[in-house]
Molecule: TPP riboswitch aptamer (THI element)
Organism: Cereibacter ovatus
Order: sequence, then C1' cells, then structure tokens
RNA sequence: CGUCAGUGACAGGGGCGUCCGGGGCAUUCCCGGGCUGAGAAGCACCCUUUGAACCUGAACCAGGUCAUGCUGGCGGAGGAAGUCGCGAUGCAUUUUCC
Repeated sequence: CGUCAGUGACAGGGGCGUCCGGGGCAUUCCCGGGCUGAGAAGCACCCUUUGAACCUGAACCAGGUCAUGCUGGCGGAGGAAGUCGCGAUGCAUUUUCC
C1' cells in the first nucleotide's frame, strides 16, 4: 500500500397496505378482527455499494382474491443509504543481526 471469509463502534437509508365489524356528525381518525409479509407504528423490523431494503416506470401487463404489490412478469431495467477501528492475508520498501 492492496485485498476481505471474520468482527466491533458510530452513522445512515427504508416501508407500513388491504378487507370486515364497532365507535365517531364526519372524508380524516380511534378500537377489535381477517389476509400477505421480516415488519402493517414497533423502544420493532429490514437494508447500507458483495446494495431485489426501498423508490421509479406504474392509475403498467397477466393470473388470482372479499380486497390489496396478493402472486408472477416487467427485471440484474433505471435509481438507491458508509465510514473508521480490530483481525486475517498478500505485495513492496527500509533498517538491524547471522
């Protein structure tokens, strides 16, 4: 100086829908339940370039569902949030000793 199987610290990014019933003057909102999911507001969960976390296209296309990114396609398409330390390992150089 380079690399990353490992590890720690701090920092950062992200989503939260749908259906039914009840409450409520009421779109909004609150409570309970069903569905999918890691997560449907949780002192949680997921993701941080080794990046399908998440966003855009998208009021998209096909299938399915009581309904919904529910499933598949689109799609390795375009975007997307990281530094430092430890450790391991490799290369180069310098010095000393034999």